[in-house]
Molecule: transfer RNA
Organism: Capsulimonadaceae bacterium
RNA sequence: AGACGAGUGGCGCAAUCGGUAGCGCACCUCGCUCUGAACGAGGCGGCUCCAGGUUCGAAUCCUGGCUCGUCUG
Repeated sequence: AGACGAGUGGCGCAAUCGGUAGCGCACCUCGCUCUGAACGAGGCGGCUCCAGGUUCGAAUCCUGGCUCGUCUG
C1' cells in the first nucleotide's frame, strides 16, 4: 500500500427481507438467610464508531473517514 472481517448498555453477543434494538453476565432494590453466597421477584442502563446520502422509515443499503484483527506484497 491492497484485500477481507469486526465496531451495538460496564462486559460478552443477537437483531431474517429496511419497520420504533433484545438476551446473558454484571449493577441496583426487595424476598429468603444469624450474615453472606446461591435461589426467587422486580428495576436501571445503549439511539448502534464518526460524518454525509437514499428512503415515509436505516444498526441494516450507498459514499467518505476512524479504530482493531487476519491475510497478501